[in-house]
RNA sequence: GGAGGUGUAGCUCAAUGGUAGAGCGCCCCGGUGAAAUCGGGGUAGUGGUGGUUCAAGUCCAUCCGUCUCCA
Numbered sequence: 001g002g003a004g005g006u007g008u009a010g011c012u013c014a015a016u017g018g019u020a021g022a023g024c025g026c027c028c029c030g031g032u033g034a035a036a037u038c039g040g041g042g043u044a045g046u047g048g049u050g051g052u053u054c055a056a057g058u059c060c061a062u063c064c065g066u067c068u069c070c071a
Base pairs, nucleotide, nucleotide: 001070002069003068004067005066006065007064010024011023012022013021018054025043026042027041028040029039030038047063048062049061050060051059
C1' cells in the first nucleotide's frame, strides 16, 4: 500500500427492516443468630457522520477503533 471480518449494558453474547433481550457483575429488599445458597426488584446500551425506507442495531457509503490475510 491492497483485500476482508468485526464494533450492541461493566464483561460474555442474542435480536426476520417493525416495543433492543439474556447470563454474569453491581445496587436495594426478603431470607439467616450472622453469612453463603436461594427468591423478588432495580441498574446500564446499538462507535461517529451521511444516505435508503413509512420505519434502520439490521441495508448502502464514508470515517474511526480492532482483528486477519496479501504485498